[in-house]
RNA sequence: GCCUAGGUAGCUCAGGGGUUAGAGCACCGACUUGGUAAGCCGGGGGUCGAGGGUUCGAAUCCCUCCCUAGGCU
Repeated sequence: GCCUAGGUAGCUCAGGGGUUAGAGCACCGACUUGGUAAGCCGGGGGUCGAGGGUUCGAAUCCCUCCCUAGGCU
C1' cells in the first nucleotide's frame, strides 16, 4: 500500500431504511433481612467513531477520513 470484519449505554453485544434505539452485566432507589449477600420491582445513563451525500425519512445505503483486529504483498 491492498483486502476483509468491526466501532451503538460504564462493559459485552443485538438491531442492517419507518412504528419510542434495546438486552445482559454494572450503577442508583424501593421491597425483603436483625444486618449483608442473594432475590424481586423500578429508575438514570446514547444525539449509534467524525464529516458529507442519497431519501419524505439514515444507527442502517453511498463517499471520504480516523481507530481496532485479521489477512496479502